[in-house]
């Protein structure tokens, strides 16, 4: 630095639900719990889908591309 995504994992993130704190709301935070996860790190940039006080608005990165940094194996 290219190539892959087959393996592999002490470790590592935590859906559903419930509980308490934010929110108008979609959702967000901590705990408890683990359905999965190899990027379920990070970025709302295209598209989707969800909210609300309806507009230059807000929410999902664990819907799907895209960027980005990392691990892992081969060279």
């Nucleotide at each position: 630095c290219a190539a892959g995504a087959a393996a592999a994992g002490c470790g590592c993130c935590a859906a559903a639900a419930c509980u308490g704190c934010u929110g108008c709301g979609a959702a967000g935070u901590a705990g408890u719990g683990a359905c999965g996860g190899a990027a379920a790190g990070c970025c709302a940039c295209g598209g989707a889908u969800c909210u609300c006080c309806a507009g230059a608005a807000g929410a999902u990165a664990g819907c799907c591309g895209g960027g980005u940094u990392g691990c892992c194996u081969u060279g």
Molecule: c-di-GMP-I riboswitch aptamer
Organism: Desulfamplus magnetovallimortis